Annotation
The RNA shown here (transfer RNA) has 73 nucleotides and comes from Sphaerobolus stellatus SS14. Its Rfam family is "tRNA". From the family's description: Transfer RNA (tRNA) molecules are approximately 80 nucleotides in length. The same sequence occurs in records of 2 taxa. The prediction has a mean pLDDT of 83. The RNAcentral record of the sequence draws on ENA, GtRNAdb and Rfam. Taxonomically the source falls in Sphaerobolus stellatus (Eukaryota, Fungi, Phallomycetidae, Geastrales).
RNA sequence: GCCCUCUUAGCUCAGUGGUAGUAGCGCGUCACUAGUAAUGACGAGGUCGGUCGUUCAAAUCGGCCAGGGGGCA
Numbered sequence: 001g002c003c004c005u006c007u008u009a010g011c012u013c014a015g016u017g018g019u020a021g022u023a024g025c026g027c028g029u030c031a032c033u034a035g036u037a038a039u040g041a042c043g044a045g046g047u048c049g050g051u052c053g054u055u056c057a058a059a060u061c062g063g064c065c066a067g068g069g070g071g072c073a
Stems, first nucleotide, its partner, number of pairs: 001072007010025003018056001027043005049065005
């Protein structure tokens, strides 16, 4: 220098064009308990790495940029 791949909540991830995004762990509140743990219920937390474009519609498709991983020379 070129090619491939990944980037979504504090962490690990699902979602591969359709109208306000999943779950688990973690966190908070409540219930249960003499109390704690465990367990159960509820809740908060995301403008989907950035930007420009395609489209009636983009986390999802394309270009560029940034960062992580891998390959070739």